[in-house]
RNA sequence: GCCUCCUUAGCUCAGUUGGCCAGAGCACCGCUCUUGUAAAGCGGGGGUCGUCAGUUCGAAUCUGACAGGAGGCU
Numbered sequence: 001g002c003c004u005c006c007u008u009a010g011c012u013c014a015g016u017u018g019g020c021c022a023g024a025g026c027a028c029c030g031c032u033c034u035u036g037u038a039a040a041g042c043g044g045g046g047g048u049c050g051u052c053a054g055u056u057c058g059a060a061u062c063u064g065a066c067a068g069g070a071g072g073c074u
Stems, first nucleotide, its partner, number of pairs: 001073007010026004019057001028044005050066005
């Protein structure tokens, strides 16, 4: 230098042939239960879907550039 893949909640990830409110587990907060703690049950908060553009009536999803990470080739 070139090629491929990845980037979504604090963490680990799902969600794709573009539209249904952006989700799960763990963590966190509250309540119930308990003499108290833990466990368990119920509820809740938390997201510019890496960034910036483009396409489209509509983008986490398609296209481009850039950034970071992983692997490969020379």